This is a predicted structure of a 1535-nucleotide RNA (small-subunit ribosomal RNA) from Cellvibrio sp. Lineage of the source: Bacteria > Pseudomonadati > Pseudomonadota > Gammaproteobacteria > Cellvibrio. It matches the Rfam family "Bacterial small subunit ribosomal RNA".
């Protein structure tokens, strides 16, 4: 200095969040198994399944000091030397004793005859310990043995002999037992060692020691019995019991007791769970856990039960007996067929079962047991060894150094990185294993022999105790341990690497193969599959599977919940139970404290000790939280007693009320009937039709009949427990509230079972029946319409009586009590004040709204709690299957109530958030509609696309946002396609080597590519080595690809959309996702600006800055200009000159709601006006936020994969131009606002040297010839056209229109056949303004007219640009489309092209019913009755004792009765398996029919109920809001 110290979370529902809630993981553990791997040692453990069957061996014997035989090594004696006698180790069986009831095994049965803990009284107890008293004297048998005999055997039978510590009397009796208190009864056995006296029949007696024996009393140990408490699940097991419960008496037992029997009584147990069913040995402990608990009961220890199955007793101290007996049964074996034998759940071992569990080992050396005086014998108990990584613990497989960071592998951005100091190399070490020695340490004490002392004794015997000496005792064991030797030598694997969870890359594969604990990976770039490299973790192991606890506060005692997530019974009354105001006294059951007993040992824990450490072993202690005894306390709870009045109730006076039941009365309305008036329609709908009506309807008036319901008042008003209750009057009746006094004196609260009430629908019987109205019929709607709508219409709705017992029976909120800020209404009562009012204040019982604290996941609740507490009851534990099946109860039925499982999923759910969406709402905008103008859709042609065709018709683009698009221009080329012919370092790039300048002329073959031959030519730089450009040849690195994936990408682009939006920082609010800002009131083209405001600011967008155009000014003045001056011409800025104007091109100015008036909020802004070239963004352009569409493009380009004598490259020809058809975009038209002819004007912006091309000439023309000018404000293209002025045509398929076709030409180009454009002549198609539908446009716009450019040799009706002429209309935002903001609902989030329901069809799975069938268990009734025990006993037999000798007593056998196992019969109950057929359920990438639900889901939905229907569903009745929208009423908040 102590017995302690201890608590973690994560993944997964969602677009995201919080919550609820399940599933899964990380930890520890195991008598484990399986897979891969495997060096050593120590300590432990090892059939969990078939309590299945067992070959073989062993596991219980021992005692000669109890007894008689028998065998007989050896010895002694006699001597007839091979015979007798004696002694006698040893063996054998038998009689007898003790043991065999222990030890060892197993867990079948058993839910209490068991176990655990604590008590108790009516008991027994061999051996052991202590005490007392004895141990005298007799008798008769039976084994062995012998003879005979039966049997195959196992086993017997008969006769005869014999001993004892075997058996039986007699004697004795301190104590013992019985008793009527007089008395009576009952025992024994001897054996061994030694011996001095004395005696002797020589055997001994006798003495002594010792072991036994008898009786008895105690103890100890062990066992039996009783009581209390505790000890699994099921109520879909609710009643069980007749020896049952008790009494009296008797019997029986070792012992109390219905344990058994006779009689009597009618009890006993049970909701605190009896009985029944299922399962199970129990405990100390073990595993887990912070603990409380939960699970478990291998090894070790205590108890119980069992021993092939069932029954039974015998012996014994002890058994109803594992290695005993008897009987029955099943099974196995032997047999001579007549009969017999057996029981491994002892240790080994075998078969079998199984995922699975060891050697037919050694020894009694130790510990313990049995027997024995002892030596000793026996002991599969035990101690050891063997097998097995089954577990725990320890050790090793080397250590140091070593960078050229080797080689190889892998990766790579090709530089390198990594494996990696790792290896090699160098220097060391030697544990373990190996070899050879040592060590025979400790575990050993004991026994035997000898001897010393003490005790006993007469004794130096014997014996006992203590010591000394001697020879000895070891299975393990070739042990542990120690020493030496040699040499790094012989010794590393397994799992994992997407997250959880430590650890990443490459290759292969391509929703395949496969993985997976959960989430989930895999469809061509997989850190998730398989392999490799690398890494991480553990390590002689590592993973997987199975199982338990934990995490799981997901059963909540510690420690949960129930408004909406699962969960408050529809409501009340009330039994048991639970709980209970206040004061005093008492008691001491609960409670508290102390003492004592017990709580076995082991285990756990603490402090020590021993194995080198540890595991392991061990000493002491703590603890064992429990139970019981006893003493004390008296606050609290309980009990008892006595009080109190605050809870509760009673009596009295009042008050309000659709509270309930009954009887009667009333008016309005619908319908029907009768009559009158009256005439053609009525009715109904989105629109219609069915229906009614000229036989007179509807309408209207009068009268009548009948049923049902009670307008206004009427109200988040009233009453009632809830359901529910509404005209008026009367009768009966329940409850509530209020006020004041009196009384009772805790009489209270809750309430399992129980009882009653309980909307609507429905059922039964009898009435009634106006309206309404399931079913049904008809008409519509529709693709269909078993519906929604309409016309009819029956049950029913109403009444009486009786059932049913359910609803969204809801406040989705159980009842009762107390406490906890306020404010404002409203209903009923009471009090008080005055200014008597439509008053103020106070209080109480209801009923509403808002709101603080608090609570809540949030929504919300908030004195009417969902707050804070208390009492009692009910209910929940993932979703589906399912409120279903089976069983029970109730019901006439419908059905109600109680209420599972298999199987299946990883979610299902609540609240709130952001979006998106709505056949939701509000506000606003846009050529969105409307108002207009002109088109398209009809015709012909052009062009693009689809389709078809083809050798090929290359490819891409597909709603808007593909389709005169890529393509700003396919005859060849382009060209990517097809056919054929060719090339292989290549048509193209770089590098290397060799040759040659490059280049060029000509010829031949060929379709050409190409091949062959041939001519000319030797260039440039130089440091004289060579070099640069180019061509050819050769080898390899490489080139090349319009091949694939735009769903791998970059880049670029389209679109929403030039829409006004999209965000951030800080702050604030919210648990959070998020919100706020960005919403609101105005305003704007605008998130533009102003105001307000828990927000304040900021960014990307808007606007502005930029370009262009419109006005003016300044500067400058050629190629442009020409007013004035001058010259000149037929004419012309042609010339001098000018710088005014136009223009050009540089810079400025100008426009800002600046000014005025009005409106508005004193704002922003809007309206109007002035001035001005222009007015509210002046017009146009460029400019495209965050993002969306897996939008488009791999064929611009870049990039991965693929091809490499081809998917590359070259050439010729063909194709992209096809043609029944369909669509888009355009051009030209259909004509007179026009066509033709003639004449006359006015632009802008461009382009031009491979070019534009003038004048002039030729051609009808396209064009040709020609060559001036121009690198352009200079020249050219280049005449603008519509317009205007004349003329003609006269409404026609035309003097419109121009397609098509024939002929003749021009131009470009190697080349116009496929397949160009243009010209001329001729031809003269369709078309007379276009169906449904649809497009563009708001001003210099539409419409119309021409001009130019790019591309380009040539080839525009396309595209882009330019100017000329030049309108109409907009009331307005109801509607269509698109968009923005706010709000609302949502089951959507791939976001409505969403989600999702049910039938049917197919496949698979589990399950219910089912005529039945086959097993198990069990109740009742009956039959039967082995062995055995007990009772009785005619019969047979019989040693001890008695005997008067006859016999008796006693015993055995036999017989019989009772009990009873197996077995049998009948009839029930229950459970399991199976079953033709059948019912629903579940699951399954792309089946069918519809569209029921989610938005107002297009008829709001849902609940109960009834009817109907292919199906979801529809309809009727009642109910709910968990319904959107609009309006009204009421209430609240603020002013």
């Nucleotide at each position: 200095a102590a017995a302690c110290u201890g608590a973690a979370g994560a993944g997964u529902u969602u677009g995201a969040u919080c919550a609820u809630g399940g599933c899964u993981c990380a930890g520890a553990u195991u008598g484990a198994a399986c897979g891969c791997u495997g060096g050593c040692g120590g300590c432990a453990g090892g059939c969990c399944u078939a309590a299945c069957a067992c070959a073989u061996g062993c596991a219980a014997g021992u005692c000669g000091a109890g007894c008689g035989g028998u065998u007989g090594a050896g010895g002694u004696a006699g001597c007839u030397u091979g015979c007798u006698a004696c002694c006698g180790a040893u063996g054998c069986a038998g009689c007898g004793g003790c043991g065999a009831a222990c030890g060892g095994g197993u867990g079948a049965g058993u839910a209490a005859u068991a176990c655990a803990u604590g008590g108790g009284a009516a008991u027994c107890u061999g051996c052991c310990u202590g005490g007392u008293a004895g141990u005298g004297g007799g008798g008769g048998a039976c084994a062995a043995c012998g003879u005979u005999u039966c049997g195959a055997a196992a086993g017997g039978a008969a006769c005869g002999c014999u001993a004892a510590u075997a058996c039986c009397g007699c004697a004795u009796a301190c104590g013992c037992c019985c008793u009527a208190c007089g008395g009576g009864g009952g025992a024994a056995a001897g054996g061994g060692g030694g011996g001095g006296a004395u005696c002797u029949u020589c055997g001994g007696a006798c003495c002594u020691c010792u072991c036994g024996c008898u009786a008895u009393c105690a103890g100890a140990u062990g066992a039996g019995c009783c009581c209390a408490u505790g000890u699994c699940a099921g109520a879909u097991u609710a009643g069980c019991u007749u020896g049952u419960u008790g009494g009296u008496g008797a019997g029986g037992u070792a012992a109390a007791g219905g344990c058994u029997c006779a009689c009597c009584a009618a009890g006993g147990c049970g909701a605190c769970g009896a009985u029944c069913u299922g399962u199970a040995a129990c405990u100390g402990g073990u595993c887990u856990g912070a603990g409380a608990g939960g699970a478990u009961g291998a090894u070790c220890a205590g108890u119980c039960a069992c021993a092939c199955u069932g029954g039974a007793a015998c012996u014994g101290a002890g058994a109803c007996a594992c290695g005993g007996u008897c009987c029955a049964g099943a099974c196995u074996c032997c047999u001579a067929c007549g009969g017999g034998a057996g029981g491994c759940a002892g240790c080994a071992g075998u078969g079998g079962g199984g995922a699975a569990u060891a050697u037919u080992g050694g020894a009694c050396a130790a510990u313990g047991g049995g027997g024995g005086c002892a030596a000793c014998c026996c002991u599969g108990a035990u101690c050891c060894a063997g097998c097995c990584a089954u577990g725990c613990c320890g050790c090793g497989u080397g250590u140091g150094u070593g960078a050229a960071g080797a080689a190889g592998g892998c990766c790579u951005u090709a530089g390198g990185g990594u494996u990696g100091u790792a290896a090699a190399g160098c220097a060391c070490u030697u544990u373990c294993a190996g070899u050879g020695g040592g060590g025979g340490a400790g575990a050993a004490a004991g026994g035997u022999g000898a001897u010393u002392c003490a005790c006993c004794u007469a004794a130096u015997a014997c014996g006992u105790g203590a010591g000394u000496c001697a020879a000895u005792u070891g299975a393990u064991g070739c042990u542990a341990c120690c020493c030496a030797c040699a040499g790094a030598a012989g010794a590393a694997g397994c799992a994992c690497c997407g997250g959880c969870u430590a650890a990443c890359u490459c290759c292969g594969u391509g929703c395949c193969a496969g993985c997976a604990g959960c989430c989930g990976c895999g469809g061509u770039a997989a850190u998730a599959c398989g392999g490799a490299g690398g890494g991480u973790g553990c390590a002689a192991g590592c993973g997987u599977u199975a199982a338990u606890c934990g995490g799981a506060a997901u059963u909540a005692c510690u420690g949960g919940g129930c408004g909406u997530a699962a969960a408050g019974c529809g409501c009340a009354c009330g039994u048991a139970g639970g709980u209970g105001g206040u004061u005093u006294g008492u008691u001491a059951a609960g409670c508290c404290a102390g003492c004592u007993g017990u709580g076995a040992a082991a285990u756990c824990c603490c402090c020590g000790g021993g194995c080198u450490c540890a595991a392991c072993c061990u000493g002491g202690g703590c603890a064992c939280u429990g139970c019981a005894u006893u003493u004390g306390g008296a606050a609290c709870u309980g009990g008892c007693a006595a009080g109190c009045u605050a809870g509760a109730g009673u009596a009295g006076g009042g008050u309000a009320g659709a509270g309930g039941g009954g009887u009667g009365u009333g008016g309005a309305a619908u319908u029907c009937c009768a009559g009158g008036u009256g005439u053609a329609g009525c009715g109904g709908u989105g629109a219609a039709a069915u229906g009614c009506g000229u036989a007179g309807a509807u309408a209207u008036c009068u009268g009548g009949a009948g049923g049902a319901a009670c307008a206004u008042c009427a109200g988040u008003g009233g009453c009632g427990a809830a359901g529910g209750c509404g005209a008026c009057a009367c009768c009966c009746u329940g409850g509530a509230c209020u006020c004041a006094u009196a009384c009772u004196g805790a009489c209270a609260c809750u309430g399992a079972g129980g009882u009653g009430c309980g909307a609507a629908a429905g059922c039964g019987u009898g009435g009634g029946g106006a309206g309404c109205a399931a079913a049904c019929a008809g008409g519509a709607u529709u693709a269909g319409a078993u519906a929604c709508c309409c016309u009819g219409g029956u049950a029913g709705u109403c009444c009486a009586c009786g059932c049913c017992g359910u609803a969204a029976a809801c406040g989705a909120u159980g009842u009762c009590u107390a406490c906890u800020a306020g404010c404002c209404g409203u209903u009923g009562g009471a009090g008080u004040c005055c200014u008597u009012g439509a008053g103020g204040c106070u209080u109480u019982a209801g009923u509403g709204g808002c709101g603080c604290a608090g609570c809540u996941a949030a929504c919300g609740c908030a004195c009417u709690a969902a707050g804070u507490a208390g009492a009692c009851c009910g209910c929940c534990u993932g979703g589906g299957g399912a409120g279903u099946a089976c069983g029970g109860u109730c019901g006439c039925a419908a059905g109600a109530u109680u209420a599972a499982a298999a199987c299946u999923c990883a979610a299902a759910u609540g609240a709130a958030u952001u979006g998106a969406c709505g056949g939701g709402g509000g506000c606003c905008c846009g050529c969105a509609c409307a108002a207009g103008c002109g088109g398209u859709g009809g015709a012909g042609c052009a062009u693009g696309u689809g389709g078809u065709u083809u050798a090929a018709u290359u490819c891409g683009a597909c709603g808007c946002a593909a389709c005169g698009c890529g393509a700003a221009g396919a005859a060849c080329c382009u060209u990517a396609c097809c056919a054929g012919g060719u090339c292989u370092u290549g048509a193209c790039a770089u590098c290397c080597a060799g040759a040659g300048a490059a280049c060029u002329u000509u010829c031949c073959a060929g379709a050409g590519a190409u091949g062959g031959a041939u001519u000319g030519g030797u260039g440039c730089c130089u440091u004289c080595g060579g070099g640069a450009a180019c061509u050819c040849u050769g080898a390899g690195a490489c080139a090349g690809g319009u091949g694939c994936u735009g769903c791998a990408u970059g880049g670029c682009u389209g679109u929403c959309g030039u829409c006004a939006g999209c965000u951030c920082g800080u702050g604030u609010c919210g648990u959070g996702a998020g919100a706020u800002g960005u919403u609101g009131g105005g305003u704007u083209a605008a998130g533009u600006c102003c105001c307000g405001u828990a927000a304040c600011g900021a960014g990307c967008g808007c606007a502005a800055c930029c370009c262009u155009u419109g006005c003016c000014c300044u500067u400058a003045g050629u190629u442009g200009c020409c007013a004035g001056c001058a010259c000149g011409u037929a004419a012309u800025g042609g010339u001098g000159g000018g710088a005014a104007c136009u223009c050009u091109a540089a810079g400025g100015g100008g426009a800002c709601u600046g000014c005025c008036g009005g409106u508005g909020a004193c704002a922003a802004a809007c309206c109007g006006g002035a001035g001005g070239a222009a007015g509210g963004u002046g017009g146009g352009g460029a400019u495209g936020a965050c993002g969306u569409c897996a939008a488009g493009u791999c064929a611009u380009c870049a990039u991965g994969c693929c091809c490499u004598u081809a998917c590359g490259a070259c050439c010729u020809g063909g194709g992209c131009u096809a043609c029944a058809c369909a669509c888009g975009u355009g051009c030209u038209a259909c004509a007179a606002u026009g066509g033709g002819c003639g004449g006359u004007a006015c632009a802008a912006a461009g382009g031009g040297u491979u070019g534009c091309c003038a004048a002039a000439c030729c051609g009808c023309g396209a064009g040709g010839u020609g060559g001036a000018g121009c690198u352009a404000a200079u020249c050219c293209c280049a005449u603008a056209a519509a317009a205007c002025c004349g003329u003609u045509c006269g409404u026609a398929g035309u003097c419109c229109g121009g397609a098509u076709u024939g002929g003749a030409g021009u131009c470009u180009g190697c080349a116009a056949c496929u397949c160009g454009a243009c010209u001329c002549c001729a031809u003269g198609a369709a078309g007379u303004c276009g169906g449904a539908a649809u497009c563009g446009c708001u001003a210099g716009u539409a419409a119309u007219c021409g001009u130019g450019a790019a591309u380009c040799a040539g080839a525009a009706c396309g595209u882009c640009a330019c100017g000329g002429u030049g309108a109409a209309u907009a009331c307005g935002u109801u509607c269509c489309c698109g968009g923005g903001c706010c709000u609302u609902g949502u089951a959507c989030a791939c976001a409505c092209c969403g989600c999702c329901c049910g039938u049917c069809a197919c496949a698979c799975c589990a399950u219910g019913g089912g005529a039945g069938u086959g097993g198990g268990u069990u109740g009742c009734a009956c039959c039967a009755g082995a062995a055995g025990u007990a009772g009785c006993u005619a019969g047979u037999c019989u040693a001890a004792c008695c005997g008067c000798a006859a016999g008796g007593g006693g015993g055995a056998c036999g017989g019989u009765u009772a009990c009873c196992a197996c077995g049998g019969u009948g009839u029930g109950a229950u459970u399991c398996a199976u079953g033709a057929c059948u019912g629903g359920g579940g699951u399954g990438a792309a089946g069918u029919c519809g569209u029921a639900a989610c938005a107002a889901g297009g008829u709001a939905g849902c609940c109960c109920u009834a009817g109907g229907g292919g199906a979801a569903c529809c309809u009727g009745g009642g109910g709910c809001u968990g319904g959107a929208u609009c309006a009204c009423c009421u209430c609240c908040u603020u002013a």